Predicted 3D model of a 521-nucleotide part of an RNA (small-subunit ribosomal RNA, 5' domain) from Pseudomaricurvus alcaniphilus. It matches the Rfam family "Bacterial small subunit ribosomal RNA".
Context: one part of a larger RNA
RNA sequence: GAUUGAACGCUGGCGGCAGGCCUAACACAUGCAAGUCGAGCGAUAACGGUCUUCGGACUUAUUAAAGCGGCGGACGGGUGAGUAACGCGUGGGAAUCUGCCUGGUAGUGGGGGACAACAGUUGGAAACGACUGCUAAUACCGCAUACGCCCUACGGGGGAAAGCGGGGGAUCUUCGGACCUCGUGCUAUCAGAUGAGCCCGCGUCAGAUUAGCUAGUUGGUGAGGUAAAGGCUCACCAAGGCGACGAUCUGUAGCUGGUCUGAGAGGAUGAUCAGCCACACUGGAACUGAGACACGGUCCAGACUCCUACGGGAGGCAGCAGUGGGGAAUAUUGCACAAUGGGGGAAACCCUGAUGCAGCCAUGCCGCGUGUGUGAAGAAGGCCCUAGGGUUGUAAAGCACUUUCAAUGGGGAGGAAAAGUAAGUCGUUAAUAUCGGCUUACCGUGACGUUACCCAUAGAAGAAGCACCGGCUAACUCCGUGCCAGCAGCCGCGGUAAUACGGAGGGUGCAAGCGUUAAUC
Numbered sequence: 001g002a003u004u005g006a007a008c009g010c011u012g013g014c015g016g017c018a019g020g021c022c023u024a025a026c027a028c029a030u031g032c033a034a035g036u037c038g039a040g041c042g043a044u045a046a047c048g049g050u051c052u053u054c055g056g057a058c059u060u061a062u063u064a065a066a067g068c069g070g071c072g073g074a075c076g077g078g079u080g081a082g083u084a085a086c087g088c089g090u091g092g093g094a095a096u097c098u099g100c101c102u103g104g105u106a107g108u109g110g111g112g113g114a115c116a117a118c119a120g121u122u123g124g125a126a127a128c129g130a131c132u133g134c135u136a137a138u139a140c141c142g143c144a145u146a147c148g149c150c151c152u153a154c155g156g157g158g159g160a161a162a163g164c165g166g167g168g169g170a171u172c173u174u175c176g177g178a179c180c181u182c183g184u185g186c187u188a189u190c191a192g193a194u195g196a197g198c199c200c201g202c203g204u205c206a207g208a209u210u211a212g213c214u215a216g217u218u219g220g221u222g223a224g225g226u227a228a229a230g231g232c233u234c235a236c237c238a239a240g241g242c243g244a245c246g247a248u249c250u251g252u253a254g255c256u257g258g259u260c261u262g263a264g265a266g267g268a269u270g271a272u273c274a275g276c277c278a279c280a281c282u283g284g285a286a287c288u289g290a291g292a293c294a295c296g297g298u299c300c301a302g303a304c305u306c307c308u309a310c311g312g313g314a315g316g317c318a319g320c321a322g323u324g325g326g327g328a329a330u331a332u333u334g335c336a337c338a339a340u341g342g343g344g345g346a347a348a349c350c351c352u353g354a355u356g357c358a359g360c361c362a363u364g365c366c367g368c369g370u371g372u373g374u375g376a377a378g379a380a381g382g383c384c385c386u387a388g389g390g391u392u393g394u395a396a397a398g399c400a401c402u403u404u405c406a407a408u409g410g411g412g413a414g415g416a417a418a419a420g421u422a423a424g425u426c427g428u429u430a431a432u433a434u435c436g437g438c439u440u441a442c443c444g445u446g447a448c449g450u451u452a453c454c455c456a457u458a459g460a461a462g463a464a465g466c467a468c469c470g471g472c473u474a475a476c477u478c479c480g481u482g483c484c485a486g487c488a489g490c491c492g493c494g495g496u497a498a499u500a501c502g503g504a505g506g507g508u509g510c511a512a513g514c515g516u517u518a519a520u521c
Base pairs, nucleotide, nucleotide: 001521002520003519004518006517007516008515009514010513013368014367015366016365017364018363019361020360021326026324027323028322030321031320032319035071036070037069040068041067044064045063046062048059049058050057051056078279079278080277087204088203089202090201091200092199093198096196097195101192102191103190104189105188106187107186108185109143111141112140118133119132120131121130122129123128149158150157151156163184164183165182166181167180168179171178172177205251206250207249212242213241214240217239218238219237220236221235222234223233224232254276255275256274257273258269259268260267261266281302282301283300284299285298304315305314306313307312332358334357335356336355340354341352342351343350344349371401372400373399374398381392382391383390384389405462407457408456409455410454411453415448420442421441422440423439424438425437426436427435465510466509467508468507469506470491471490472489476505477504478503479502480501486493487492
């Protein structure tokens, strides 16, 4: 000199953009953060409507809470404890899996038995159950079929499915429908895409006051296991494997793109943003699933907290806010799904503390303002003085203007694309139904928001401080003090004229900041 996720002191007008627990991976009150689908299924309630023998029955566009079932809760969000490791970075590799998505091929036939919900009985303070009975399905299980698929000793053997919704001219009908067609699902398989698992070369902190380490250890054969290679696991056999090119041990640490500094080489660092990894009260384990050994799932153990009728139960903010605590120190228990993105759904739509915004903080960077011009009687006052004067100083006052920003009042974009309705056209089709694509018209959705921006009104009106002035280092005099009080980054000042302490006047430097401290180059 540059820099910072800074803090502290004094001071503080506005805006834009960013940033904001670096400490206790300490403990957490409260609310919210993952649901959705009735176009998979049965049953129920309510409002309407139709019928009614007045008991009730039926019903679709409506609404709602549960249950079975499907998809999603493995993403998104947080943190950096652990980890010196194929963890990360980079470049390669072969023995693998991959829901949803895209393309191709072939199918989607016929049956069965349950379990919730529900009803009844019943246990418990609660959490939560138990027994009996009934029932549906895209839930579950056989049978049939098998282009391709899997196993094979090449003879053969094995294995699948599910429906739902819209529309409809003939024909049949038990009036439910069959049938045709469209859409969407389902099954098998082949490719693709995406994502993931695995292996290897090289690189990746300090200590030798850590020199030897290793028994599934190193390799082989066989087997098991996995989606998959492999001591991954096991049996047997061999005795290997690593190490001064630093093994082992100890300490420290998430890694990278980057960031800061520097002419560079390098040094330091890893906040925000992005990629990867690890973790989710502590430790362990598996289940489900395409994917987890799963932050807001399950089980076991432990510590802690809470409820209890003492028998037994409940919980996990390193999600967003917020609280206590720790600390020099770090924000609101805000608004909205309008946009972008995600989950579910055919869609409408629902959910989304992701996200978009707003609030707080000069924490940083950038921009703007606190007036402009004129004005010598060089006013008054202050300070200095050789008492003449000098300086503050065109500074003020006065005069003439301007109105950025702030204030008040009015106007007012863009972020909005969609979705929906209607018409036309093309495709599909037996069909001018339906459905889908495209075009046009109409309608129409904003948290921010009193938005940005523009216009008007009034008036210089509301807006300057901080540090320093001995040398380094820009900037000097007076008074007070008298090795005292004090200053100080280094050299050093202060013991009676101190440009170095304290005050004043003046000056210098930066400026909504200025200084100090800490840290890095």
The coordinates come from a structure-prediction model, not an experiment, and the mean pLDDT is 86.